A computed fold for a 474-nucleotide part of an RNA from an uncultured prokaryote, annotated as small-subunit ribosomal RNA, 3' major domain.
[in-house]
Context: one part of a larger RNA
């Protein structure tokens, strides 16, 4: 100097209180652990591993396992040499992978090229170790307010100061003091976006007024007023005003769509954990080359006495079940979305119009409202499990896919000890949409509707800032 203290002061944070709702009981979905297996590839392991890589394991993927081939060949880069046929189609054999045979045969300046076979040299190849050799690249403490420097001056030095102190901020944010004086990478701000108002624009979007027209409908003419797209500007700045203060700044207020960082989102200083990844790429060494390479088929990754974590679904009447109506937003869509019509209880299916889409279509939003039945039961709650019947995707749903309808109707009556998330359009809750993708989503990113409860405070509990203090640690 730092780092620890079950030393001390002061300060923040959904850290506690205050409150709302969950996890931990059940049933299932996924990941781990474990176990078992010929495999059950592989990594990741408090927080910062466990719906994590994995934005989608039936074949493929696939890296594992068994069994069948290949060895300069196989997917790639090149020589040399010799052949002329090769790819294409046909037959056999075989599970395919390949192998046998047969057919046919390009360009040409006739020298040969190109392809593709055999021989042979270089080399290819390796999701094989090592993240404790590395490069990128990502968590984490933390969006926490810190970490430095040059120069001066102190000290013998290591180092101090600056960066402490008195106030004040979401900030090392700002103002005063001061042996200090200035910088710099961090905050802020400058980007996106969401709230208000003006301009310019007016079609595929709108429809106030004017006509037309229908059962009904911006459907037609027209309109640019309004909504609305979407580029351009105002706007917020402690700017006014009172009030406490030397000041920075706190408190009220006004006006204003918005008031003190308006909300939200990008953005993450030095560094820490030899943190994580050599199986996204990239690389150092080391290893394996008729195999740890590389083609195929089946199997596996889905296995199941058990446990742990993270979700969905319920135990109900603020609710279940019918019937009827209202109302978004954000997206996607030609190998695509697919209307309307017919057919099927229903998954779906037949025809098939319009869209390269502010035009067509995925689109039905659902909680909501209105009426009607259930009446407190293991029920008209829950649907988990099996049985039969199917649909769709795809070479192919046995191992192992999603849906459908018929029947079955399991646990489960609010959950121990113990923990989680949230402070406002949040939590709760309700539906929609996307990306991966043939097909499959309760998971993951994103949308909007509906819409609370609390916050006395800082005593405790975790984590974090400075500042002091001691120490036998560095």
């Nucleotide at each position: 100097u730092g780092a620890c203290g079950g030393g001390g002061a002061c300060c923040c944070g959904c850290a506690c209180a205050a409150g709302c709702g969950g996890u931990g009981g059940a049933g299932u979905a996924u990941g781990u652990g474990g176990u078992u297996u010929a495999a059950u590839u592989c990594g990741a392991u408090u927080c910062a591993a466990c719906g994590c890589g994995c934005a989608g394991a039936a074949c493929c993927u696939u890296a594992c396992c068994c069994g069948g081939g290949c060895u300069u060949a196989a997917a790639c880069u090149g020589c040399u040499a010799g052949g002329u046929a090769a790819a294409c189609c046909c037959g056999c054999c075989g599970a395919a992978a390949g192998g046998c045979g047969g057919g046919c045969u390009g360009c040409u300046u006739c020298g040969g090229c190109a392809a593709u076979c055999u021989a042979g040299c270089a080399g290819a190849g390796g999701u094989g170790c090592u993240g404790c050799a590395u490069g990128g690249c990502u968590g984490u403490c933390g969006u926490c307010a810190g970490c430095u420097c040059g120069u001066g001056u102190c000290g013998u030095g290591a180092g101090a100061u600056g960066u402490u102190g008195g106030g004040u901020u979401a900030a090392g944010u700002c103002c005063c003091g001061c042996a200090a004086c200035g910088a710099g990478c961090g905050c802020a701000a400058c980007c996106c976006u969401u709230g208000u108002c003006g301009u310019u624009a007016g079609u595929u979007g709108c429809c106030a007024g004017c006509g037309a027209g229908u059962c009904a409908a911006g459907u037609c003419g027209g309109g640019g007023a309004c909504u609305c797209u979407a580029a351009c500007g105002a706007g917020a700045c402690u700017g006014c005003c009172g009030g406490u203060a030397c000041a920075a700044a706190c408190c009220g207020g006004a006006g204003g769509a918005a008031g003190g960082u308006g909300g939200g989102g990008a953005u993450g200083a030095c560094g820490u954990c030899a943190a994580g990844u050599c199986c996204g790429c990239a690389u150092g060494g080391c290893c394996c080359u008729u195999a740890c390479g590389u083609c195929c088929g089946g199997g596996g990754c889905c296995g199941c006495a058990c446990a742990c974590g993270u979700g969905c679904u319920a135990c109900a009447a603020u609710g279940g079940c019918c019937g009827g109506u209202a109302c978004a937003a954000c997206g996607g869509g030609u190998c695509g979305c697919g209307a309307a019509a017919c057919c099927g209880c229903g998954a779906g299916g037949u025809c098939a119009a319009g869209c390269u889409a502010a035009u067509c279509c995925c689109u039905a939003a659902a909680a909501g409202c209105c009426g009607g039945c259930c009446c407190c039961a293991g029920u008209u709650c829950g649907g988990a499990u099996u049985g039969g019947a199917g649909u769709c995707u795809g070479c192919a749903a046995u191992u192992c896919g999603a849906c459908u309808c018929c029947a079955u109707g399991a646990a489960g009556u609010u959950g121990g000890a113990a923990u989680c998330g949230c402070u406002a359009g949040u939590a709760a809750u309700c539906g929609c949409g996307c990306a991966u993708c043939a097909g499959c989503a309760c998971g993951g990113c994103g949308c909007g509707g509906u819409g609370a409860a609390u916050a006395c405070g800082u005593u405790c509990u975790c984590g974090g800032g400075c500042u002091u203090u001691g120490u036998a640690c560095a």
Its mean pLDDT, the model's own confidence on a scale to 100, is 84. The full RNA is in RNAcentral, with records from ENA.